[in-house]
Predicted 3D model of an 85-nucleotide RNA (c-di-GMP-I-GGC riboswitch aptamer) from a Bacillota bacterium.
RNA sequence: UCCGAAAGUGGCAAACCGCUCGAAAGGGCGGGGCGCAAAGCCACGGGUCUACCGCCGAGAGGCCAGGACAGCCGGGUUGCCGAAG
Numbered sequence: 001u002c003c004g005a006a007a008g009u010g011g012c013a014a015a016c017c018g019c020u021c022g023a024a025a026g027g028g029c030g031g032g033g034c035g036c037a038a039a040g041c042c043a044c045g046g047g048u049c050u051a052c053c054g055c056c057g058a059g060a061g062g063c064c065a066g067g068a069c070a071g072c073c074g075g076g077u078u079g080c081c082g083a084a085g
């Protein structure tokens, strides 16, 4: 360094609930705790979700600039602990 058994100081926090921001996806704070060794950070590639505005359409609806998700998979980057190999 790869790697991830065990344990500890500890860390994070899904669903759901309350308040709040947002057109929405979703975000923030508090409660909560399913899980997590990067569930720290970065939208770089793929993916998923959304679609105020815009375009198409008689409409239903479709497409999309843009936005969201790092707890979907890769990638980058930083980092705690530590057996076997």
Base pairs, nucleotide, nucleotide: 002085003082004081011036012035016031017030018029019028020027021026034071040077041076042075044074045073046072047069048068049067050066054063055062056061

Lineage of the source: Bacteria > Bacillati > Bacillota.